[in-house]
RNA sequence: GGGCCCGUGGUCUAGUUGGUUAGGACGUCGCCCUCACACGGCGAAGAUCGUGGGUUCAACUCCCACCGGGCCCA
Numbered sequence: 001g002g003g004c005c006c007g008u009g010g011u012c013u014a015g016u017u018g019g020u021u022a023g024g025a026c027g028u029c030g031c032c033c034u035c036a037c038a039c040g041g042c043g044a045a046g047a048u049c050g051u052g053g054g055u056u057c058a059a060c061u062c063c064c065a066c067c068g069g070g071c072c073c074a
Base pairs, nucleotide, nucleotide: 001073002072003071004070005069006068007067010026011025012024013023019057028044029043030042031041032040050066051065052064053063054062
């Protein structure tokens, strides 16, 4: 330098033939339970979906550029 893949709560991820409140697990917080802790039960907060632009009535999803990570070729 060229090609391919990936980027979604604190962590790991689901969701992409464009359309409903972006779902789950772990973690965190509150309450219950317990003499207490753990386990367990109930509930809550936490994501403008890497950044910017474009297409569209409508974008996490499609297109372009850039940023970051990984693999391959040279």